[in-house]
RNA sequence: UACCGAUAAAGGCAAACUGCCUGAAAAGGCAGGGCGCAAAACUGCGGGCCUUUUUAAAAGAAUGGCAGCCGGGUUACCGAA
Numbered sequence: 001u002a003c004c005g006a007u008a009a010a011g012g013c014a015a016a017c018u019g020c021c022u023g024a025a026a027a028g029g030c031a032g033g034g035c036g037c038a039a040a041a042c043u044g045c046g047g048g049c050c051u052u053u054u055u056a057a058a059a060g061a062a063u064g065g066c067a068g069c070c071g072g073g074u075u076a077c078c079g080a081a
Stems, first nucleotide, its partner, number of pairs: 004079002012037002017032006035068001041074003045071003048066003051062004
C1' cells in the first nucleotide's frame, strides 16, 4: 500500500414505531427510539423498486423519490488473524 474484518479499543450511524413540521404523492426534516450497520459516509452513473402523469396498449414523461435493494465512482476511523 492492497485485500481483509476480532466477542479488540475509541468513537460513529440509526430500521420499525411515536410526536411535530414539509409535500398532491412516493417521500423528506427535527426530536424521541434502536432493528441493525465496517462504509447504513457522499454520489441517481447502470439496473431495480416507488409516486404522479400521458397512452387503447406498447412505451414514454417529471430539475420526482429510494444511497438501509444490487452494482459502479469518490473519500474515510481502528488494526488482531
Molecule: c-di-GMP-I riboswitch aptamer
Organism: Candidatus Auribacterota bacterium